[in-house]
Context: one part of a larger RNA
RNA sequence: GAAUGAACGUUGGCGGCGUGGAUUAGGCAUGCAAGUCGAACGAAUGGUAGCUUGGUAGCAAUAUUAGGCUGCCGGAAGUGGCGAAAGGGGCAGUAAUGUAUGGGUAACCUACCCGGGGGUCGUGAAUAGCCGUCCUAACGGACGGGUAAUGCACGGCGAUUCAGCGAGGCGGCAUCGUCUUGCUGGGAAAGAAUUUCGCCUCCGGAGGGGCUCAUAUCGUAUUAGCUAGUUGGUGAGGUAACGGCUCACCAAGGCGAAGAUGCGUAGCGGGUGUGAGAGCACGACCCGCGCCACUGGCACUGAGACACUGGCCAGACACCUACGGGUGGCUGCAGUCGAGGAUCUUCGGCAAUGGGCGAAAGCCUGACCGAGCGACGCCGCGUGGAUGAUGAAGGCCUUCGGGUUGUAAAAUCCUGUCGAGGGGGAUCAAGGGCAACUUGAGUGAUCCCUGGAGGAAGCACGGGCUAAGUUCGUGCCAGCAGCCGCGGUAAGACGAACCGUGCAAACGUUAUUC
Numbered sequence: 001g002a003a004u005g006a007a008c009g010u011u012g013g014c015g016g017c018g019u020g021g022a023u024u025a026g027g028c029a030u031g032c033a034a035g036u037c038g039a040a041c042g043a044a045u046g047g048u049a050g051c052u053u054g055g056u057a058g059c060a061a062u063a064u065u066a067g068g069c070u071g072c073c074g075g076a077a078g079u080g081g082c083g084a085a086a087g088g089g090g091c092a093g094u095a096a097u098g099u100a101u102g103g104g105u106a107a108c109c110u111a112c113c114c115g116g117g118g119g120u121c122g123u124g125a126a127u128a129g130c131c132g133u134c135c136u137a138a139c140g141g142a143c144g145g146g147u148a149a150u151g152c153a154c155g156g157c158g159a160u161u162c163a164g165c166g167a168g169g170c171g172g173c174a175u176c177g178u179c180u181u182g183c184u185g186g187g188a189a190a191g192a193a194u195u196u197c198g199c200c201u202c203c204g205g206a207g208g209g210g211c212u213c214a215u216a217u218c219g220u221a222u223u224a225g226c227u228a229g230u231u232g233g234u235g236a237g238g239u240a241a242c243g244g245c246u247c248a249c250c251a252a253g254g255c256g257a258a259g260a261u262g263c264g265u266a267g268c269g270g271g272u273g274u275g276a277g278a279g280c281a282c283g284a285c286c287c288g289c290g291c292c293a294c295u296g297g298c299a300c301u302g303a304g305a306c307a308c309u310g311g312c313c314a315g316a317c318a319c320c321u322a323c324g325g326g327u328g329g330c331u332g333c334a335g336u337c338g339a340g341g342a343u344c345u346u347c348g349g350c351a352a353u354g355g356g357c358g359a360a361a362g363c364c365u366g367a368c369c370g371a372g373c374g375a376c377g378c379c380g381c382g383u384g385g386a387u388g389a390u391g392a393a394g395g396c397c398u399u400c401g402g403g404u405u406g407u408a409a410a411a412u413c414c415u416g417u418c419g420a421g422g423g424g425g426a427u428c429a430a431g432g433g434c435a436a437c438u439u440g441a442g443u444g445a446u447c448c449c450u451g452g453a454g455g456a457a458g459c460a461c462g463g464g465c466u467a468a469g470u471u472c473g474u475g476c477c478a479g480c481a482g483c484c485g486c487g488g489u490a491a492g493a494c495g496a497a498c499c500g501u502g503c504a505a506a507c508g509u510u511a512u513u514c
Base pairs, nucleotide, nucleotide: 001514002513003512004511006510007509008508009507010506013381014380015379016378017377018376019374020373026337027336028335030334031333032332035082036081037080040079041078046073047072048071049070050069051068052067053066054065055064056063057062089292090291091290098217099216100215101214102213103212104211105210108209109208110207113205114204115203116202117201118200119199121155122154123153124152130145131144132143133142134141135140161186162185163184164183165182166181167180168179169178170177171176191197192196218264219263220262225255226254227253230252231251232250233249234248235247236246237245267289268288269287270286271282272281273280274279294315295314296313297312298311317328318327319326320325345371347370348369349368353367354365355364356363357362384414385413386412387411394405395404396403397402418455420450421449422448423447428442431438432437458503459502460501461500462499463484464483465482469498470497471496472495473494479486480485
């Protein structure tokens, strides 16, 4: 000098764009953050219309009440489907099961989406909801009856599909890959609505992942030896898949001074800061990957998890309890306590972009878009302009003549940026709806009106480095200080005043990096 997720002191007008819990991965009150589909399914209950049965009033018409059936509307809860593995947060762990770059997979998987081929026959048994009885403080649960489906099961058909056994061709990388063909065996389906959307199977694609190889990836040798599923083989199991991944048996291997093993520290990269570069330091915000979700472990479901707001077990903590037993997990958005030098609103909206579900309308979305707070950073603008010498008054200095503050002020003539008040208003809107018509949380370009210099300047420094000096006070005291060093009676270095210098809505200080 440059820089920062900064903090502190003094000061503080406006706007735009960014950015804001770095410490206790400490504990959390409250609200919200993942639902959706009635065009998959049956239906409680409610409303309404019609028919009908009984009662009451009435001679009757009729009125009213209770029940049953049918149609329509709405529909809690439930079954079922898809989603909930994304999005959002954090960096604890991890020095390699990670990341980066480049390969391999002839050892693999892939819901939704796209292209193409073919198909969708029949039957059955349940179960939730519901009704009844019962247990429990609660959370919840037991028994009986009975109902539906795109839920579940069974039978049939069945292809270029799968498995096994053969034959032939081509190719390769050892195991092999691929094509044609023969035999045997196995396996599917679901409807809804009338524009269509689905269901089953096969091939291919796209996107996404799994595994694997090479190279690179902090410090420490005051850590030198480490290792028994350890290294390899055979066989088996397991997996989507290779593999000691696991197991039985056999062999005795494997790694290491090019640093094994141990210990410490640390998420990695794109990048960021600085620097002429080489390098050094860092990894906030944003993007990619990884890992974590109170702590430890485990599996289930599923195309996908060993699953942040799913489940089970154990533990610590907290809450409720009728003492028998239960409930919970903000490292989501706000917010709170604590610790800290220190880091924000318990805001608005789904209008836009995107996501989930749905045929759609639409619903949900603390993702996101916006607003709020903080000079935390960068950038822009303003705090007025012109004229104005009797060089006014006041201040300070003085050699007492004067000098300086200083065109500065006053005064005169103007302007109207920003701010304040009022009005109009483009754009962000694309969509949706048969149509009529309708959708902005917020932004506020630009324009018009009102008024009037009014509402808007400080901070640090002035011995040298380093731009800028005089007077007074103090007297090695009080104090200053980044380094050199100032102060003991004439201090340009302390304190004050005046003046000056620098930067400016900031200026200094501290911390850290180059």
About this RNA
This is a predicted structure of a 514-nucleotide part of an RNA (small-subunit ribosomal RNA, 5' domain) from uncultured Zavarzinella sp. The full RNA is in RNAcentral, with records from ENA and SILVA. Its mean pLDDT, the model's own confidence on a scale to 100, is 82.